[in-house]
RNA sequence: GGGGAUGUGGUUUAGUGGUAUAAUGCCUCUUUAGCAUAGAGGUGGUCCGGCGUUCGAUUCGCAGUAUCUCCA
Numbered sequence: 001g002g003g004g005a006u007g008u009g010g011u012u013u014a015g016u017g018g019u020a021u022a023a024u025g026c027c028u029c030u031u032u033a034g035c036a037u038a039g040a041g042g043u044g045g046u047c048c049g050g051c052g053u054u055c056g057a058u059u060c061g062c063a064g065u066a067u068c069u070c071c072a
Base pairs, nucleotide, nucleotide: 001071002070003069004068005067006066007065010024011023012022018055025043026042027041028040029039030038048064050062051061052060
């Protein structure tokens, strides 16, 4: 320098056009003499940033950016 993949709560992750799923973490309650486990409830993400297409974009297109990878 060229090709490809990935980017979504604190962490991991699902989601092929209608403002987003689960697990885990954290907080509260129940249970215990107390802790742990278990159960219930809650908290937390405008989806890497920009432009475009569309009534509507996490999703499609463009040029970027970060990481990983292949080729040279």
This is a predicted structure of a 72-nucleotide RNA (transfer RNA) from Tuber melanosporum Mel28. NCBI's taxonomy places the organism under Eukaryota, Pezizomycotina, Pezizales, Tuber, Tuber melanosporum. The sequence is in RNAcentral, with records from Ensembl Fungi, GtRNAdb and Rfam. RNAcentral records the identical sequence in 2 taxa. Rfam family: tRNA. Rfam's curators write: Transfer RNA (tRNA) molecules are approximately 80 nucleotides in length. The family's RNA type in Rfam is transfer RNA.